This is a predicted structure of a 74-nucleotide RNA (transfer RNA) from Candidatus Portiera aleyrodidarum BT-B-HRs.
């Protein structure tokens, strides 16, 4: 420098046009003398900026970060 891939919560991760599942962690309630266990509830500007659309995590354009492959210089 070129090509490909990935980006969703503190961590993992589903969702691929119709408005964000689940697990762990965390916070609160109940139970318990306390803790743990159990159980109920809470917890998301979807990497950034534009565009298309009635509607975008999803499609398009540009960028950022990381990973892989190839090349160049030393």
């Nucleotide at each position: 420098u070129g090509g490909g891939g990935u980006a969703u919560a503190g961590c993992c991760a589903a969702g691929u046009g119709g408005u964000a599942a689940g697990g762990c962690a965390c916070c609160g309630g109940u139970u318990u003398u306390u803790g743990g266990u159990a159980u109920c509830g809470g917890c998301a500007u979807c990497c950034c900026a534009g565009g298309u659309u009635c509607a975008a995590c999803u499609c398009c354009u540009g960028g950022u970060a990381c990973c892989c492959c190839a090349g160049c210089c030393a």
Rfam family: tRNA. The sequence was found in a public genome assembly. Its mean pLDDT, the model's own confidence on a scale to 100, is 81.